[in-house]
Molecule: transfer RNA
Organism: Candidatus Aenigmatarchaeia archaeon
RNA sequence: GCCCCCGUAGCCUAGCUUGGAUAAGGCGUUGGCCUUCUAAGCCAAAGAUCGUGGGUUCAAAUCCCUCCGGGGGCA
Numbered sequence: 001g002c003c004c005c006c007g008u009a010g011c012c013u014a015g016c017u018u019g020g021a022u023a024a025g026g027c028g029u030u031g032g033c034c035u036u037c038u039a040a041g042c043c044a045a046a047g048a049u050c051g052u053g054g055g056u057u058c059a060a061a062u063c064c065c066u067c068c069g070g071g072g073g074c075a
Base pairs, nucleotide, nucleotide: 001074002073003072004071005070006069007068010027011026012025013024020058029045030044031043032042033041051067053065054064055063
C1' cells in the first nucleotide's frame, strides 16, 4: 500500500441478508417485597439519537460514500 471482518445501554449478545413506525434479551445497577440480617427468589424502574460525518428514501441500526478505532490476510 491492497483486501476481508467487527464497532448496538456499564459488560455480553440479537436485530442488518429482505429498510417500517416506542431498537430486544441476559448480566449488572437502583428501588420495593420476602427474611431476625445477608444471600437466593419475586416485582418494578432507569439506562443505547446503533463508532463519526454526509448521501439515498415518505421512512435508515439496516442501503451507498468518507473518515476514526479494533482484528485478520497478502505484499